[in-house]
This is a predicted structure of an 85-nucleotide RNA (c-di-GMP-I riboswitch aptamer) from a Chloroflexota bacterium. The source organism's lineage runs through Bacteria, Bacillati and Chloroflexota. The coordinates come from a structure-prediction model, not an experiment, and the mean pLDDT is 89.

RNA sequence: UUCCGAAAAACGCAAACCCGUCGAAAGGCGGCGACGCAAAGUUACGGGUCUAAUGCCGCAGGGCAACGACCGCCGAACUACCGAA
Numbered sequence: 001u002u003c004c005g006a007a008a009a010a011c012g013c014a015a016a017c018c019c020g021u022c023g024a025a026a027g028g029c030g031g032c033g034a035c036g037c038a039a040a041g042u043u044a045c046g047g048g049u050c051u052a053a054u055g056c057c058g059c060a061g062g063g064c065a066a067c068g069a070c071c072g073c074c075g076a077a078c079u080a081c082c083g084a085a
Stems, first nucleotide, its partner, number of pairs: 004083002012037002018031005035072001041078003045075003048070003054065004
C1' cells in the first nucleotide's frame, strides 16, 4: 500500500412510525426515533424501481412517455475512519 473486516475500540450514519415544511405525485428537507449499515460517504454513469404535473392517444373509464425521483435495489466510478486475524 492492496485485499480483508474482529462478539475490538474510537469517530459516524439513521429505516419505519409520528410532527412540521416543500412538491401535482414519487419523493426531498428539518425534528423525533433506531430497523439496520464498514462506505447506509459522493456521482443517476449502466441496469432496475417509483411517480405522471405536463404532453400525446382514447367518446369515456383509462393508457403511454421523464424532462421528476430513489445510490438504505444491483453494478460501476471517485473519495474516506479504525487496524486483530